c-di-AMP riboswitch aptamer (ydaO/yuaA leader) from an Actinomycetota bacterium, 149 nucleotides, folded computationally.
RNA sequence: GUCGUGCAACUGCCGAAUCCGGGCUGCUCAAGCAGUCUGGAGCGGGGGACCCGAGUUGUUGGGGCGAAUCGGUGCGCAUCUUGCGCCGUAGCGCUGCUCUUUUGGCGCGAGUCCGUCAGCUAACCCCGCAGGCCCGAAGAAGAGAGUCC
Repeated sequence: GUCGUGCAACUGCCGAAUCCGGGCUGCUCAAGCAGUCUGGAGCGGGGGACCCGAGUUGUUGGGGCGAAUCGGUGCGCAUCUUGCGCCGUAGCGCUGCUCUUUUGGCGCGAGUCCGUCAGCUAACCCCGCAGGCCCGAAGAAGAGAGUCC
RNA backbone atom coordinates (compact mmCIF):
# COMPACT_ATOMS: atom_id res chain seq x y z
C1' G A 1 0.00 0.00 0.00
C1' U A 2 -3.82 -3.63 -1.28
C1' C A 3 -7.49 -7.48 -0.19
C1' G A 4 -10.62 -10.14 3.21
C1' U A 5 -12.97 -10.79 7.98
C1' G A 6 -14.66 -9.28 12.88
C1' C A 7 -15.99 -5.58 16.66
C1' A A 8 -17.50 -0.77 17.76
C1' A A 9 -19.21 3.78 16.18
C1' C A 10 -21.17 9.54 14.04
C1' U A 11 -24.48 16.23 14.00
C1' G A 12 -25.09 8.97 9.70
C1' C A 13 -29.34 6.08 6.75
C1' C A 14 -34.54 3.60 5.60
C1' G A 15 -39.15 4.26 8.28
C1' A A 16 -44.93 7.72 11.10
C1' A A 17 -42.24 5.08 14.59
C1' U A 18 -40.13 10.88 18.64
C1' C A 19 -40.44 13.85 23.17
C1' C A 20 -42.40 14.95 28.17
C1' G A 21 -44.96 13.25 32.69
C1' G A 22 -47.66 10.14 36.62
C1' G A 23 -48.77 5.35 39.40
C1' C A 24 -47.16 0.42 41.00
C1' U A 25 -43.30 -3.42 41.68
C1' G A 26 -38.15 -4.88 42.14
C1' C A 27 -32.71 -3.82 42.61
C1' U A 28 -30.74 -0.80 48.36
C1' C A 29 -32.12 3.75 52.56
C1' A A 30 -31.66 7.64 48.78
C1' A A 31 -30.20 9.37 43.91
C1' G A 32 -30.56 6.31 39.91
C1' C A 33 -31.82 1.88 37.02
C1' A A 34 -35.23 -2.03 35.16
C1' G A 35 -40.15 -3.91 34.33
C1' U A 36 -45.25 -2.84 33.92
C1' C A 37 -49.69 0.16 33.71
C1' U A 38 -51.56 4.84 32.38
C1' G A 39 -51.74 10.24 30.51
C1' G A 40 -50.12 14.56 27.29
C1' A A 41 -47.69 16.84 22.97
C1' G A 42 -46.22 15.62 18.16
C1' C A 43 -46.08 12.47 13.86
C1' G A 44 -48.62 8.52 11.04
C1' G A 45 -52.88 5.31 9.61
C1' G A 46 -58.06 3.48 9.44
C1' G A 47 -63.46 3.82 10.07
C1' G A 48 -67.36 7.34 9.55
C1' A A 49 -73.06 12.01 6.94
C1' C A 50 -75.41 15.55 3.63
C1' C A 51 -73.50 16.74 -1.30
C1' C A 52 -70.82 14.41 -5.12
C1' G A 53 -69.48 9.83 -7.27
C1' A A 54 -70.65 4.84 -8.39
C1' G A 55 -75.16 1.16 -10.14
C1' U A 56 -71.65 -2.55 -6.49
C1' U A 57 -70.86 -7.63 -5.24
C1' G A 58 -71.68 -12.60 -5.85
C1' U A 59 -64.32 -18.26 -4.94
C1' U A 60 -62.11 -15.18 -10.79
C1' G A 61 -64.44 -12.25 -3.61
C1' G A 62 -63.38 -7.32 -1.89
C1' G A 63 -60.28 -3.97 0.82
C1' G A 64 -55.92 -1.72 3.87
C1' C A 65 -50.51 -0.49 5.10
C1' G A 66 -46.18 0.25 1.95
C1' A A 67 -41.99 3.27 -3.21
C1' A A 68 -42.74 -1.81 -4.06
C1' U A 69 -46.70 -1.70 -9.84
C1' C A 70 -46.73 -3.66 -14.76
C1' G A 71 -44.35 -6.76 -18.50
C1' G A 72 -40.89 -10.18 -21.26
C1' U A 73 -38.21 -14.68 -21.04
C1' G A 74 -36.14 -19.57 -19.30
C1' C A 75 -36.74 -24.00 -16.20
C1' G A 76 -39.78 -27.39 -13.51
C1' C A 77 -45.02 -28.75 -13.37
C1' A A 78 -49.12 -34.24 -17.93
C1' U A 79 -51.71 -29.00 -19.59
C1' C A 80 -53.15 -24.07 -17.41
C1' U A 81 -52.24 -21.58 -12.93
C1' U A 82 -49.03 -21.61 -8.87
C1' G A 83 -43.11 -21.88 -7.94
C1' C A 84 -37.94 -20.48 -9.03
C1' G A 85 -34.27 -17.68 -11.98
C1' C A 86 -32.95 -13.73 -15.31
C1' C A 87 -33.89 -8.97 -18.02
C1' G A 88 -36.73 -4.64 -17.93
C1' U A 89 -40.45 -1.21 -15.80
C1' A A 90 -44.43 2.59 -12.96
C1' G A 91 -42.54 4.29 -8.63
C1' C A 92 -38.94 5.02 -4.37
C1' G A 93 -34.16 5.93 -1.56
C1' C A 94 -28.82 7.41 -0.77
C1' U A 95 -24.75 10.36 -2.52
C1' G A 96 -22.33 13.14 5.01
C1' C A 97 -23.80 20.93 7.56
C1' U A 98 -29.19 22.19 5.53
C1' C A 99 -32.63 23.46 1.51
C1' U A 100 -33.95 24.20 -4.02
C1' U A 101 -32.40 22.95 -9.04
C1' U A 102 -29.17 19.88 -11.70
C1' U A 103 -25.01 16.31 -13.51
C1' G A 104 -22.78 11.67 -12.50
C1' G A 105 -22.76 7.28 -9.56
C1' C A 106 -24.95 3.40 -6.29
C1' G A 107 -29.30 0.76 -4.60
C1' C A 108 -34.80 -0.87 -3.81
C1' G A 109 -38.75 -2.10 -6.93
C1' A A 110 -40.55 -6.54 -0.92
C1' G A 111 -43.66 -8.19 2.39
C1' U A 112 -47.86 -8.23 5.26
C1' C A 113 -52.82 -7.26 7.49
C1' C A 114 -58.51 -7.41 7.62
C1' G A 115 -61.91 -11.50 6.98
C1' U A 116 -67.15 -11.57 2.93
C1' C A 117 -66.91 -5.98 4.76
C1' A A 118 -65.48 -0.45 4.14
C1' G A 119 -66.02 5.28 -2.46
C1' C A 120 -65.46 10.53 -0.87
C1' U A 121 -66.81 12.32 3.84
C1' A A 122 -67.93 17.41 8.77
C1' A A 123 -68.82 16.02 13.70
C1' C A 124 -67.35 11.72 15.99
C1' C A 125 -64.79 6.85 16.85
C1' C A 126 -60.49 3.51 16.66
C1' C A 127 -55.23 2.15 16.01
C1' G A 128 -49.51 2.65 15.72
C1' C A 129 -45.01 5.17 17.57
C1' A A 130 -41.80 -0.85 15.50
C1' G A 131 -37.97 -3.07 13.09
C1' G A 132 -33.54 -2.95 10.26
C1' C A 133 -28.66 -0.97 8.63
C1' C A 134 -23.75 1.71 8.48
C1' C A 135 -15.96 1.86 5.96
C1' G A 136 -18.30 4.14 3.88
C1' A A 137 -18.52 10.19 2.84
C1' A A 138 -18.96 12.59 -5.76
C1' G A 139 -19.58 17.45 -8.37
C1' A A 140 -22.03 22.32 -10.05
C1' A A 141 -25.28 26.88 -9.32
C1' G A 142 -28.09 29.70 -5.75
C1' A A 143 -29.61 30.80 -0.66
C1' G A 144 -28.43 29.86 4.35
C1' A A 145 -26.34 27.66 9.16
C1' G A 146 -22.10 26.69 12.05
C1' U A 147 -16.83 26.89 13.10
C1' C A 148 -11.97 29.13 12.66
C1' C A 149 -8.79 33.36 11.58
Annotation:
Taxonomically the source falls in Actinomycetota (Bacteria, Bacillati).